[in-house]
RNA sequence: GGCGGCAGGCCUAACACGUGCAAGUCGAGCGCGCCCUUCGGGGUGAGCGGCGGACGGGUUAGUAACGCGUGGGAAUAUGCCCGACACUAAGGAAUAGCCUCUGGAAACGGAGAGUAAUACCUUAUACGCCCUUCGGGGGAAAGAUUUAUCGGUGACGGAUUAGCCCGCGUUAGAUUAGCUAGUUGGUGUAGGUAAUGGCUCACCAAGGCAUCGAUCAGUAGCUGGUCUGAGAGGAUGAUCAGCCACACUGGGACUGAGACACGGCCCAGACUCCUACGGGAGGCAGCAGUGGGGAAUUUUCCGCAAUGGGCGAAAGCCUGACGGAGCAACGCCGCGUGAGGGAUGAAGGCCUCUGGGCUGUAAACCUCUUUUAUCAAGGAAGAAGAUCUGACGGUACUUGAUGAAUAAGCCACGGCUAAUUCCGUGCCAGCAGCCGCGGUAAUACGGGAGUGGCAAGCGUUAUCCGGAAUUAUUGGGCGUAAAGCGUCCGCAGGCGGCCCUUCAAGUCUGCUGUUAAAAAGUGGAGCUUAACUCCAUCAUGGCAGUGGAAACUGUUGGGCUUGAGUGUGGUAGGGGCAGAGGGAAUUCCCGGUGUAGCGGUGAAAUGCGUAGAUAUCGGGAAGAACACCAGUGGCGAAGGCGCUCUGCUGGGCCAUCACUGACGCUCAUGGACGAAAGCCAGGGGAGCGAAAGGGAUUAGAUACCCCUGUAGUCCUGGCCGUAAACGAUGAACACUAGGUGUCGGGGGAAUCGACCCCCUCGGUGUCGUAGCCAACGCGUUAAGUGUUCCGCCUGGGGAGUACGCACGCAAGUGUGAAACUCAAAGGAAUUGACGGGGGCCCGCACAAGCGGUGGAGUAUGUGGUUUAAUUCGAUGCAACGCGAAGAACCUUACCAGGGUUUGACAUCCUGCGAAUCUCUUGGAAACAGGAGAGUGCCUUCGGGAACGCAGUGACAGGUGGUGCAUGGCUGUCGUCAGCUCGUGUCGUGAGAUGUUGGGUUAAGUCCCGCAACGAGCGCAACCCCUGUCCCUAGUUGCCCCCGGGUCAUGCCGGGCACUCUAGGGAAACUGCCGGUGACAAGCCGGAGGAAGGCGGGGAUGACGUCAAGUCCUCAUGGCCCUUAUGGGCUGGGCUACACACGUGCUACAAUGGCGGUGACAAUGGGCAGCGACCUCGCGAGGGGAAGCAAAUCCGUGAAAAGCCGUCUCAGUUCGGAUUGUACUCUGCAACUCGAGUGCAUGAAGUCGGAAUCGCUAGUAAUCGUGGAUCAGCAUGCCACGGUGAAUACGUUCCCGGGCCUUGUACACACCGCCCGUCACACCAUGGGAGUUGGUUUCACCCGAAGCCGGUGCGCUAACCUUAGGGAAGCAGCCGACCACGGUGAGGUCAGCGACUGGGGUGAAGUCGUACAAGG
Repeated sequence: GGCGGCAGGCCUAACACGUGCAAGUCGAGCGCGCCCUUCGGGGUGAGCGGCGGACGGGUUAGUAACGCGUGGGAAUAUGCCCGACACUAAGGAAUAGCCUCUGGAAACGGAGAGUAAUACCUUAUACGCCCUUCGGGGGAAAGAUUUAUCGGUGACGGAUUAGCCCGCGUUAGAUUAGCUAGUUGGUGUAGGUAAUGGCUCACCAAGGCAUCGAUCAGUAGCUGGUCUGAGAGGAUGAUCAGCCACACUGGGACUGAGACACGGCCCAGACUCCUACGGGAGGCAGCAGUGGGGAAUUUUCCGCAAUGGGCGAAAGCCUGACGGAGCAACGCCGCGUGAGGGAUGAAGGCCUCUGGGCUGUAAACCUCUUUUAUCAAGGAAGAAGAUCUGACGGUACUUGAUGAAUAAGCCACGGCUAAUUCCGUGCCAGCAGCCGCGGUAAUACGGGAGUGGCAAGCGUUAUCCGGAAUUAUUGGGCGUAAAGCGUCCGCAGGCGGCCCUUCAAGUCUGCUGUUAAAAAGUGGAGCUUAACUCCAUCAUGGCAGUGGAAACUGUUGGGCUUGAGUGUGGUAGGGGCAGAGGGAAUUCCCGGUGUAGCGGUGAAAUGCGUAGAUAUCGGGAAGAACACCAGUGGCGAAGGCGCUCUGCUGGGCCAUCACUGACGCUCAUGGACGAAAGCCAGGGGAGCGAAAGGGAUUAGAUACCCCUGUAGUCCUGGCCGUAAACGAUGAACACUAGGUGUCGGGGGAAUCGACCCCCUCGGUGUCGUAGCCAACGCGUUAAGUGUUCCGCCUGGGGAGUACGCACGCAAGUGUGAAACUCAAAGGAAUUGACGGGGGCCCGCACAAGCGGUGGAGUAUGUGGUUUAAUUCGAUGCAACGCGAAGAACCUUACCAGGGUUUGACAUCCUGCGAAUCUCUUGGAAACAGGAGAGUGCCUUCGGGAACGCAGUGACAGGUGGUGCAUGGCUGUCGUCAGCUCGUGUCGUGAGAUGUUGGGUUAAGUCCCGCAACGAGCGCAACCCCUGUCCCUAGUUGCCCCCGGGUCAUGCCGGGCACUCUAGGGAAACUGCCGGUGACAAGCCGGAGGAAGGCGGGGAUGACGUCAAGUCCUCAUGGCCCUUAUGGGCUGGGCUACACACGUGCUACAAUGGCGGUGACAAUGGGCAGCGACCUCGCGAGGGGAAGCAAAUCCGUGAAAAGCCGUCUCAGUUCGGAUUGUACUCUGCAACUCGAGUGCAUGAAGUCGGAAUCGCUAGUAAUCGUGGAUCAGCAUGCCACGGUGAAUACGUUCCCGGGCCUUGUACACACCGCCCGUCACACCAUGGGAGUUGGUUUCACCCGAAGCCGGUGCGCUAACCUUAGGGAAGCAGCCGACCACGGUGAGGUCAGCGACUGGGGUGAAGUCGUACAAGG
C1' cells in the first nucleotide's frame, strides 16, 4: 500500500490435541420391528449376508539398504475386468436380529426359547484341474428380479497389480583394521511359503567378507526434477509425479485376492479422559481448527455442478479425494493512479558568487478521456445425455451513468555503483557489504532540499550456486611464496621396446528395446496480452540386446635385439670392514741447567711460581688426531669418507660385441641404512670441553673475554631415527645451440719419447642461445619440451600443539585436529630513508692558530616564581639585545575603578542647528551641566553641500578563537649542486636509462665514453660596489702654472693639468710560453700586467622538506561577542625577584692607567632641525646669535697611533658597581620608572671547571665615527673608516652535506620497527578426583499377546457309525520363539566439575632485546 489473473502457503515439536466432518453401500441376498398407502406398493431402523474399509488422503521419524534409480531375470500369486469352454443337481443343521430372564455405574455382556438367506454343511456330477507308487485317488456351485437380465462354480488364456532374484550406480570419517557360528557351503522327495533361498531345522565341512575400505560410529527417505553454471560441475529433493517407509512407542498375528492394516483386532509401555474405584475409553504425520515450539506459514467456509473413487441392475447414496470460494503483496504476470496544452518560468521551500539557480510544465488554469472505482441494466461457456442438473455466481463479460474523480511508496546518492548540496553534531551521537567515514567547514552520522533507481512495492537478513582456475576431469601447483618423504631396496598396484598372428574385453559403428507422465528445448493453439494452460515434436546421454570393423590398448601363439642383464680385457678412486706399523705436536712423570717471574687481556684479575715455575736439554708414559700433498679434485644411494702397509669386500667407467631375449621403470603398505647430540653395559681418558666454580666487563651480565673444569668427545656391543639430513630442486627415459676449465678411459695424428693438436664415452664446474619463470634466476647435471610412477600443498596465528593410537629404557619420535582469533601473513623486485656498512669528495667540520663565552659586576632577553595585572606571540640547530628602528602618560593589546551604548570610524533615513569660538560649575579624568559671542557658501527660493546635536533601524566594531581552513611574506636544509621533462630504448610492472662510468671543476663546470638524443628550473654569466687607465664635464670640488691679498688659510681674480665628483669606455680571455694529461677538458709553473685563472665584495635562494613561523603588520573563510570580548577615561602593570639560562658591555691591568703635547678618515644627517661665534657655569648646560633645505653652512678638534712625563705589581693612580649629596636637560608630568653632570663613596674581580663560540686577509683582533627609531632615553641594531696579525702538516677522528655502492623485518621512513617473561581484564580450549545422561555390546533372569508344535482330565449342531463312539473343531494345559522389564560387566559419545596447563585478544606498564656488521 489500488486492482485483477495464475500458482504456492508449519522448513521448527514424527510435540500434545477439545469439537465437527474425512468410508461406506446394497431391500434386485435374508428375516424382523416401525411408519405411510390410492392396497398396487413405498419408506425407514437395528441386524444376518455380500462387496469395499490394502484405494484415495497425510508425513519423512527410521533406513547407507536390492531402499531407490537403471537394465535384465525366473521359481510365483492375482478380487473386480476381458475372451473362449463346461456346469449351476439333491439335501441338511444352525445362528444374529427379535422375545423372556438376568449381570454391570458404564463399556459391554450372560442364560433360555424360536427364526431367514446369495451365511454354513453334506451328497451327487467332473470336459478341463490337482495328487499318484500310474493301479488309482481327490475336488464345485446360489440364487434374485420377472422375460430380459444380473449373478454363482470349475478350469484355460489375456490384461492389470503385487511378491522374489541379479549386474551397475547411490554421503563422509582410517584419530574405526580386522569382522563373522546360521556365520559360508553341502546333504536331507526334511519343514515352511503364492514362490527361489539358511527362510527354518538336523547332520557334515570350515568356510565367507575386507585397504578396489569389511566392521564400527556420524549424517540422510530415493528419483523424475529444481536452483545455479558457458560447460563440466556444485547445491538441493517444497509444490506436481513415481517408488519405499511410517501411522502415540514396541511386539504380534487374524481376516482377506491383496495387510501384518492411519480413521481394524490382541498384548506391553508412556500419556490423556470417564468412573459408582470394581473397571473402562482414546490415538488429526486425513480436512478445518486449538495449545505449544518458533523469525515464520491460512477458514472449525461452499458443493458433490464437473473429474475421479466405493457400493448398487438402476434411481441413487457416500466421498475435507476433488471442484471452488475466503485469508496474507508470499511469488510470477498484467493493468492503473490520468492525457494534451500551459512561463510572469507564480507562490512557497532550498541553495547562492546576491547576479541568480533548483524544485519546474511541475502546480494553478484551459481542453479531453474514463482503464480502474461506484451505481444501474443485461448476462454466459463450463452440461456429457433427449428432459433435468452450476457450489463457483448474478461471477466473467457487455452496455450505460457520474466524475480527474477512488489509488505512491521504498531505498540510495565517498569508491565499487546510477545519483550533491545546506544545516546540526564534533572520534560524541552514530554509519559500515569491503575499503573505511566522524577529533568545528563531514558529498560517508542525523535532518532539509534536490537527484538517481525500482515501483504496489522497496530495502534488510538468512541460505544455495556463480564470480573462485580459491580442490584445478575440463582447469592449479611444489628452487626462494604453502608444498619433494633424509636416502635406497622392493611385494601389490600403475605404466611399458620392434615384427607377424589369434580373439574381440576396452574402442569405433549400424539397427532394436527402454529411459513413465509432467518439466526443459523447438513449432503452434487458447484465455483481450502475459503469467498460465493445451497440442505436436526432437536431440545429447545412460543401460540392455543384436549385426559389423580390427588401426590402437588388451589377450593368445611365434620371432627379434636397440631397453635391461651376463661374459671377456683393462682402469681410477679419502667406497666399506678388519689387522699391523709410523712420525710431528700436546700434556704428564723423572733428571740436568737456570732465576723471578710466568700466564692472560682492549686493559686487568682469578691462576701457576723461591717447596724453584715459565724457559731450555736428556729420558720415559699416555691418549686422540693424521700438517704439507689438497684442488668448485676423487669415491659413495644418502649420512659420509683423508698417515702408511696388508687381507677380505661392494659399486662405477672404458674397450670388445660372444651370450640371454623385454627379463624393464616407478612404487602405497613394508624393509634396510641413516650426522651430531642423547640413552644402557663395559673399557679408555692426552687435548678440547656443555654443566659447575672463580676473575673481569656491565646499570645488570645466570653472556660475549680470561683461569679452572665434570659429563661427553675415543673403543666394543645395543638403543634412538632426528637436522638449514640443502642443490631448500623425487626417480626413470627421450628430445632441444654452443664456448671454456677440470677428473677417469679409449681412438686418431704426430714424435725416439713426453708434450701440443683432433675425435669420442663417462663424471664434475663455469658462461650462455632458444625456451621457461611473479621476479630473482634456470638453461644437455633444466627450473626447457614430453611420457610414466610415487610423495606433498590449499590464507596467517592457534600448532607440529591437544586428544587417541603405534614405537622407544628414557629423552622423545611418527601420525595429527578443533574452538577461538586476524585481514592479512608471505615471495621477488622497485624507489627512497637509514646503518656504531664500504668507496670517493666538500665545508672554519676537525686539525694548525688568534680572540672570546662559561667565573665577576652590570645591561638586555627568556624560563620560573610572584601578582589585581605582571598583555600577546617566538621554544633544538632555525626561540631567548627575537616581533620591539627605542613601555614615564600615549604606545597598550593587560589589571582596578568610575562611566558609555547606532557607538571613536563608514553608508543610508528623519528632525533641529551654520560651522566655530570664549567664559564657567561638579569631577581624578572621561563626562554631565550652564552662560555668551557668531549667522557663512550655492540656489530654479522648494531647498541643497560640508559640519554639529538628537532619534530610529539596517549596521559599525573586536590586537576575540582557529597559522592544523587560507593568501601574502619569512626562516631552514643551503648559494648545497642538485631537481626534472619530451621523445626513444629496456622492463609484465613499480621503474630504469638519460643523471651511471673514466677524468676534471667552486659547480649535473667541462671533456671523453655510453641506448640514448635533446630540453627546462638551478650553477656560471648578464646587474651593483670596489681595484688600473682613457674620454667627456668642471661647481659648492681642486690649485701645477700666472696675478692679488693676509700673521695665517683656494681667501680673491683666473684656470680645469692633478685629486675628486659622475656619466661613458678600455682592460682578463688559460689569450701567450713551458711541462703534464688521453692529440681532450683541465692542472702546474712562467712572462707581461693595476689586476691571473671565479681579482675582492654584494644582490640573486632550483624541485622540495619541516601541517616550521606569522589570523597581534595586512588580507581573508567558517565560528564567537553585540548595554560587550565594542568604545572612552584616570591610576597601575608590561620595569616585580629565593633562582636558572642565552646574548652583550666593562674589567681584572705596565703591549697598561693618568697628565700633557699632538697628526691622519670615511659614511651618513640637518628647518618644530643642525647650530658656528660671543658670553656665564668646574661640568651637564644656560643666555644671546651669524650661516645653512646644504660637495657651499653646521654637528666636526675622530680615536687608537706618535712624542714627553709619572705610576712600579699593590685589590693598586687597576677596576668601576653600589650608595650619599648637589645639580642639568627633555617633557602636562621623571614616585613607581628617563638620560646626563660635579663632589664624595670605591663592591666583586688577580684571566675563569666541565663544556663551548667566532674567524683563512685588508680577515681576526683593536680604535673611534655616523645613522634609523626618537620630546627624552642604547652596552642593542644598521653602516663607516683607522691600525692591522697568526696559522692551515693534512682529512684518521667529531658535525653537516654531495655522488656511487651494499644490507634492511624501516616507508609517520632509526625520534623507525619489534620479540618474550611478568602484572591486570576478558574469551575459547586441554588435563582433572569425580558426577549426570544418551547410545551400544556381551552374559544371565523374567517371559505378555500371538503363531507353531505337543497333549488329553473339559466341551461340541451338520459327516460316518456296529449308535458305544469316531473323525473334526473349540476352549484349556505344556513347550519352543519372543516385546517390554530386571541384574551384572564393558565400549563409545556428550554435559557439568574444585583445581590446574598453555593459547588468543586488549589500553598502558616492568625487564631486557631481533631487523643495518642491530653495535
Annotation:
This is a predicted structure of a 1415-nucleotide RNA (small-subunit ribosomal RNA) from an uncultured bacterium. It matches the Rfam family "Bacterial small subunit ribosomal RNA". The family has 99 seed sequences and 42,628 matches in Rfam 15.1. Its mean pLDDT, the model's own confidence on a scale to 100, is 85. RNAcentral holds the sequence, with entries from ENA.